[in-house]
The part of an RNA shown here (small-subunit ribosomal RNA, central domain) has 350 nucleotides and comes from an uncultured Dehalococcoidia bacterium.

Context: one part of a larger RNA
RNA sequence: CUGGGCGUAAAGCGUGUGUAGGCGGUUUGGUAAGUUGGAUGUGAAAGCUCCUGGCUUAACUAGGAGAGGUCGUUCAAUACUGCUGAACUUGAGGGCAUCAGAGGAAGGUGGAAUUCCCGGUGUAGUGGUGAAAUGCGUAGAUAUCGGGAGGAACACCAGUGGCGAAAGCGGCCUUCUGGGAUGCAUCUGACGCUCAGACACGAAAGCUAGGGUAGCGAACGGGAUUAGAGACCCCGGUAGUCCUAGCAGUAAACGAUGUAGACUUGGUGUCGGAGGCGUCAAAACCUUCGGUAUCGUAGCUAACGCGAUAAGUCUACCGCCUGGGGACUACGGCCGCAAGGUUAAAACUC
Numbered sequence: 001c002u003g004g005g006c007g008u009a010a011a012g013c014g015u016g017u018g019u020a021g022g023c024g025g026u027u028u029g030g031u032a033a034g035u036u037g038g039a040u041g042u043g044a045a046a047g048c049u050c051c052u053g054g055c056u057u058a059a060c061u062a063g064g065a066g067a068g069g070u071c072g073u074u075c076a077a078u079a080c081u082g083c084u085g086a087a088c089u090u091g092a093g094g095g096c097a098u099c100a101g102a103g104g105a106a107g108g109u110g111g112a113a114u115u116c117c118c119g120g121u122g123u124a125g126u127g128g129u130g131a132a133a134u135g136c137g138u139a140g141a142u143a144u145c146g147g148g149a150g151g152a153a154c155a156c157c158a159g160u161g162g163c164g165a166a167a168g169c170g171g172c173c174u175u176c177u178g179g180g181a182u183g184c185a186u187c188u189g190a191c192g193c194u195c196a197g198a199c200a201c202g203a204a205a206g207c208u209a210g211g212g213u214a215g216c217g218a219a220c221g222g223g224a225u226u227a228g229a230g231a232c233c234c235c236g237g238u239a240g241u242c243c244u245a246g247c248a249g250u251a252a253a254c255g256a257u258g259u260a261g262a263c264u265u266g267g268u269g270u271c272g273g274a275g276g277c278g279u280c281a282a283a284a285c286c287u288u289c290g291g292u293a294u295c296g297u298a299g300c301u302a303a304c305g306c307g308a309u310a311a312g313u314c315u316a317c318c319g320c321c322u323g324g325g326g327a328c329u330a331c332g333g334c335c336g337c338a339a340g341g342u343u344a345a346a347a348c349u350c
Base pairs, nucleotide, nucleotide: 004321005320006319007304008303012318014201015200016199017198021194022193023192025088026087027086028085029084030083031082033081034080035077036076037075038074039073040072041071042069048066049065050064051063052062053061054060091191092188093187094186095184096183097182098181099180103177104176105175106174107173108172109171110154115149116148117147118146119145120144121143125136126135162169163168206247207246208245209244210243211242215241216240220236221235222234223233258317259316260315261314262313263312266295267294268293269292270291271290272289273288274287275286276285299306300305323350324349325348332343333342334341335340
């Protein structure tokens, strides 16, 4: 390198947009670049293969033939590919109508609860644990009632439910806004698929500046436990958690399963439409499109399992793997304020 692979053995980029590149629906005309055939030129010698000869054989060597090409010129063929002209509607997109949704951004607003503050009632405990103690409390706590402040999160509804490319998204209202589904078959007429590099988004923790801080809570202090306790348990508690503007760019970023398309027996739910039947109106039932969950046929699989949402049968394109350790490392490059990220070896060793 090839063969072979990538759910769990090594291996799918965290996710998207998209350039170059690769690939590309149906019909027909032209062309003849690719492609195919003929002719012709050339492919030195040596080497290679075959035949014959020469050294006693072999190596070696002499002679002859053949093979060897993304090759040139020319004539022809036109199925396929390309280029080009014309047309089509099934792919793709638009239009009209309807629909569901924690999709996103900004602003406003609500109640419950915790904590704190003020006041009333009230008196000796409270809190915490396996048991305790530290802590809080006669300077009046805990409990209870009334009032106030402030921050964060949104019980029930709630679901194997919904939306989003992923990360993720949940009180209510308003404004702005992205995507999707169904029906009609009305318009455009291949406008498509994938995508190296690039660009954008990207949980938590972390960083910079400014705010905010109720609860929780790394670090830290104390009390226990213990042989010890750097822990688990308890009492406190700073960063942080929250907001604004930037940075960072990683996760078991998981379905450990790349994206798009086609095809292949079924069952049972569930979410969103449409049509039919039915009805006063519905429901139930039937058909169909899109999503989602589960069981399972064939098939696949080392097995587990997957099974129309495939890990089945195929096609296009991208990414990735090549024994374990050394090593998600060193050096160098690029990026970053830093932390670090990304790309990524070797010696040595089993």